[in-house]
Context: one part of a larger RNA
Molecule: small-subunit ribosomal RNA, 5' domain
Organism: uncultured bacterium
RNA sequence: GAACGAACGCUGGUAGCGUGGAUUAGGCAUGCAAGUCGAACGGGAUCACCCGUGUAGCAAUACUCGGGUGUGAGAGUGGCGGAUUGGGGAGGAACACGUGAGCAACCUGCCUUGGAGUGGGGGAAAACCAUUGGAAACGAUGGCUAAUACCGCAUGUGGCGCCUGGGGACAUCCCCGGAGCGCUAAAGGGGGCCGCAAGGCUCUCGCUCUUAGAGGGGCUCGCGCAUCAUCAGCUAGUUGGCGGGGUAACGGCCCACCAAGGCUUACGAUUAGCUGGUCUGAGAGGAUGACCAGCCCCACUGGGACUGAGAUACUGCCCAGACUCCUACGGGAGGCUGCAGUCGAGGAUCAUUUGCAAUGGGCGAAAGCCUGACAAUGCGACGCUGCGUGGAGGAUGAAGGCCCUCGGGUUGUAAACUCCUGUCAUAAGGGAACAGGCGACGGCACCCAACACGUGCCGAAGUUGAGUGUACCUUAAGAGGAAGCGACGGCUAACUCUGUGCCAGCAGCCGCGGUAAUACAGAGGUCGCAAGCGUUGUUC
Numbered sequence: 001g002a003a004c005g006a007a008c009g010c011u012g013g014u015a016g017c018g019u020g021g022a023u024u025a026g027g028c029a030u031g032c033a034a035g036u037c038g039a040a041c042g043g044g045a046u047c048a049c050c051c052g053u054g055u056a057g058c059a060a061u062a063c064u065c066g067g068g069u070g071u072g073a074g075a076g077u078g079g080c081g082g083a084u085u086g087g088g089g090a091g092g093a094a095c096a097c098g099u100g101a102g103c104a105a106c107c108u109g110c111c112u113u114g115g116a117g118u119g120g121g122g123g124a125a126a127a128c129c130a131u132u133g134g135a136a137a138c139g140a141u142g143g144c145u146a147a148u149a150c151c152g153c154a155u156g157u158g159g160c161g162c163c164u165g166g167g168g169a170c171a172u173c174c175c176c177g178g179a180g181c182g183c184u185a186a187a188g189g190g191g192g193c194c195g196c197a198a199g200g201c202u203c204u205c206g207c208u209c210u211u212a213g214a215g216g217g218g219c220u221c222g223c224g225c226a227u228c229a230u231c232a233g234c235u236a237g238u239u240g241g242c243g244g245g246g247u248a249a250c251g252g253c254c255c256a257c258c259a260a261g262g263c264u265u266a267c268g269a270u271u272a273g274c275u276g277g278u279c280u281g282a283g284a285g286g287a288u289g290a291c292c293a294g295c296c297c298c299a300c301u302g303g304g305a306c307u308g309a310g311a312u313a314c315u316g317c318c319c320a321g322a323c324u325c326c327u328a329c330g331g332g333a334g335g336c337u338g339c340a341g342u343c344g345a346g347g348a349u350c351a352u353u354u355g356c357a358a359u360g361g362g363c364g365a366a367a368g369c370c371u372g373a374c375a376a377u378g379c380g381a382c383g384c385u386g387c388g389u390g391g392a393g394g395a396u397g398a399a400g401g402c403c404c405u406c407g408g409g410u411u412g413u414a415a416a417c418u419c420c421u422g423u424c425a426u427a428a429g430g431g432a433a434c435a436g437g438c439g440a441c442g443g444c445a446c447c448c449a450a451c452a453c454g455u456g457c458c459g460a461a462g463u464u465g466a467g468u469g470u471a472c473c474u475u476a477a478g479a480g481g482a483a484g485c486g487a488c489g490g491c492u493a494a495c496u497c498u499g500u501g502c503c504a505g506c507a508g509c510c511g512c513g514g515u516a517a518u519a520c521a522g523a524g525g526u527c528g529c530a531a532g533c534g535u536u537g538u539u540c
Stems, first nucleotide, its partner, number of pairs: 001540004006536005013387006019380002026343003030340003035080003040077002047070006054063003087298003097224007106217003111213002114210005119153001121151002128143006158184005163178006188205007226270003233263003238260004243255003273295004277288004300321005323334004351377001353376003359373001360371004390420004400411004424481001426476005434467001436464003441459006484529005489510003495524005505512002
C1' cells in the first nucleotide's frame, strides 16, 4: 500500500447492487417448511332443489320420515412424490476431492425411440358396522365390501439358462446367428359414435415384456493434494491362491482349506471438508476456501435394517443412551446443522414480514393444489458504486477569533450583500416493465367409418401482479432539510500561542515531558481523506 462475512470509537444526507451467527455440531416455546390424484377404488357427511307420507295449525308455514337430482367435506385402500429442493462442516489425511483413464465386472423410476402384447380367473383386508381395552398414545375381537391393492392359470414377439455355428479380443470373455429343451408378463380409467341390450368401432391416458438413447449413479486405476522422526518399524483376514457365499457388479467384501507373504515417509500422532476460485504480488510465489457453483460428509448421540429405480432416509421405522415434556404412575411424546424467532455463550451478525405474480419443483388429462425453494419488502454505512450538502459575482480585505516586533498579519472571496439554479429530500398530478398463462367461442390440420371424441396450430370475449400507485415523468416552493473524522518532531503532507513542569500524559519505530514542549492538554491556523474517518485484529 492492498484486502476483509469484520469489531470498536466519533460522526452520519440519499439511491442502486451486493452482503449479514465466523463463537456453543449448545438447548429450544410458537407458527409454517411435502404433498397431490375422485379421469385407480369402496364409501359418502353436509347443503340446495323437486316429489310424496305423517304431526301441529283455519291457513301461510314449521318439523319428522321416505324417494329422486345435484353438491361433494373429513377419514380410508391404492398410485406417484416424501432419496429432489433447503441447512450445516462435526467427522474424515481418504480414490474424500481435483484431473486423466478404464468397467469385456455394473444398475437406472420418470423422459425419448423401435417392436410385441394387454386373454381368462380367484381369495382377502382397510374404510364401515357391532362388541370391547386404555388416563392418553394407541389398540383388540367378530362381521360386510371395491380396485390400477394381492395371488394362481394361459399366451411368449421377446428376454434369461443349457446346447451349438461363425467372427473378434486383453486371460477370465465379448458380438452376430441357429434348431431343440427349460424358466419367465400384464390393469385398467376417461371421452365419442352405433346399438333395446349384449356388445362392436374409435381417440386418449395408462399397464406388461423387450431394444436403443439421454441424463443419473456404482466400482477400479495413474498422477496431484497438510504438519510432526521428540512417531522407525507396522501387519494374522494380514499378503496371495483354490473352492464357495454374497452383491446390480469386481474384489478377503465374507467363509472353509492351503502357502508365507504384504507395506516403507509405512505405522502412529496432530490439524483440516476438497475444488472452481478469492486476497495479495510485476511475476514466481505466499495466504485462504465467506457469498455463488461442483463433489463429499452429517442430521439429538451410537447402532440397525425395512420399503423402494434410488436411502442405510433432516421434518420415515426399530433398539440403546442423554435431555425435555405429558401422565390417572400402568405408560407415552419429542428432535430448528429448514424459514422466522428465543435463551445461553460472545467484541460481534437482521423480520416470529408479504406472495406463489415470475422462475423452478411435486402430483394431476386438465382446471388446479402444495412449495419459508424462490420472488419481494424490512433492518445494519457491513462493503462497492453513483449523487448531493449549492453556482456566479462580491474588498472598506467588515465584525469576531488567533498571532504580533503593536506597524501589522491571518482566518479570507470566506461571510454579509447581489443575481441565479433546482440534482436529492418534501408535496401534488400522471404512471410502466416484470406476462406469460388459463380461456367460452370460431377456423385449419392430423387420427378415424365419422362432419363425434381426442391432439396440434391460429384467432379471440373474458380473467389473472405479492412487490405497487413502486420505478419513471411533470409541476410547485425555497439555498431552504444534509460534514465530519484523523493528523501536524522525523519516517510523513501539514506551526504557532497558552496551560502543565520526568507530573498529568503521548507513543507504530526512533523517542517526547525535569519552567519558553512545533511530540502532553486546550485554542487558532494548516494538511489529508470525506458520508465517512480513525483504531484494533488477520493475510499478502